The prediction has a mean pLDDT of 78. A computed fold for a 119-nucleotide RNA from a soil metagenome, annotated as SAM riboswitch aptamer (S box leader). Of the family's consensus pairs, 97% are formed in the model. Rfam family: SAM riboswitch aptamer (S box leader). About the family: The SAM riboswitch is found upstream of a number of genes which code for proteins involved in methionine or cysteine biosynthesis in Gram-positive bacteria.

[in-house]
């Protein structure tokens, strides 16, 4: 960059020592019954991986043809977690910009921006 996913799920312990929710604007919130970092462990989930099924679809071969059989491949649907990343307060905390829609507190889609992960 490019593509997929972001309403789900999972916390001790120890060292720290005051902040933290990506940045900025407002809002909520967490925080000395200890925050950010870091370390150890345990979890969670299933992006890479593997296994099986596969009525769908593909492609190849076989067969005069239909019908059919065989073997990849791919959508799907279960299912392992050993590595390799992620993760483990709140929808990505909420809104900010556009569109719908309720006539105002709002709801719903999008876009940007971000995150992770495959290439």
């Nucleotide at each position: 960059c490019u593509u997929a996913u972001c309403a789900a799920g999972a916390a001790a312990g120890g060292c720290a020592g005051a902040g933290g929710g990506u940045g900025a604007u407002g809002g909520c919130c967490c925080g000395a019954u200890g925050a950010a970092g870091c370390c150890u462990u345990g979890a969670c989930a299933a992006c890479c991986u593997c296994c099986c099924c596969g009525c769908g679809u593909u492609u190849g071969c076989a067969g005069u043809a239909a019908u059919u059989g065989c073997a990849g491949g791919c959508a799907g649907a279960g299912g392992a977690a050993a590595g390799g990343u992620g993760c483990c307060a709140a929808u990505u905390c909420c809104a900010u910009c556009c569109g719908c829609c309720g006539g105002c507190u709002g709801g719903c889609g999008g876009a940007c921006a971000g995150a992770u992960a495959a290439g």